[in-house]
């Protein structure tokens, strides 16, 4: 340095839920909390999923379509990193 792994150690992140803020919503941020995670670090690049304000269609009314919005803790990909027993 590369590949792989979780033997060991130092640690790291933080699900659901609650509170506050924000957003049309999905969601996001902060605090508490801790389900779990060897990348549960970063990037919306590919697929997938969620929402539908604006727009379009339709209706007595309810509605339907559609990301430019969102999810990296959905799966990949790219990229960065800790330990070093092998």
């Nucleotide at each position: 340095a590369u590949u792989g792994u979780u033997c060991u150690u130092u640690g790291g992140c933080a699900a659901a839920u609650c509170u506050a803020u924000u957003g049309a919503a999905a969601g996001a941020u902060a605090g508490a909390g801790g389900c779990g995670c060897a990348a549960a670090g970063c990037u919306a690049u590919g697929g997938g999923u969620c929402u539908a304000a604006a727009g379009g269609c339709g209706u007595u009314a309810u509605g339907c379509c559609u990301a430019u919005g969102a999810c990296u803790g959905c799966c990949a990909a790219g990229u960065u990193g800790c330990a070093c027993a092998u």